[in-house]
């Protein structure tokens, strides 16, 4: 330098172009002598950045950036 894959909640990951979700974690409550477990509820997201297409973009297109892998 070229090619491929990936970047979404604190972590691991989903999401046919049509309300952004799950598990774990965190917080509150119930329960317990207390903790854990269990149960109920809650908070938490500029979907890496910018632009384009579209009525509508996590999703499609372009550029950039970061991480991983391959080739030379």
């Nucleotide at each position: 330098g070229c090619c491929c894959c990936g970047g979404u909640a604190g972590c691991u990951c989903a999401a046919u172009g049509g309300c952004a979700g799950a598990g774990c974690g965190c917080c509150u409550g119930u329960c317990u002598u207390g903790u854990a477990a269990a149960c109920a509820g809650g908070a938490g997201g500029u979907u890496g950045a910018g632009g384009g297409u579209u009525c509508g973009a996590u999703u499609c297109c372009c550029u950039c950036u970061c991480g991983g892998g391959g080739c030379u």
Notes
Transfer RNA from a Candidatus Micrarchaeota archaeon, 72 nucleotides, folded computationally. Lineage of the source: Archaea > Nanobdellati > Microcaldota. Model confidence (mean pLDDT): 84 of 100. Rfam family: tRNA. The family's RNA type in Rfam is transfer RNA. Rfam describes the family as follows. Transfer RNA (tRNA) molecules are approximately 80 nucleotides in length.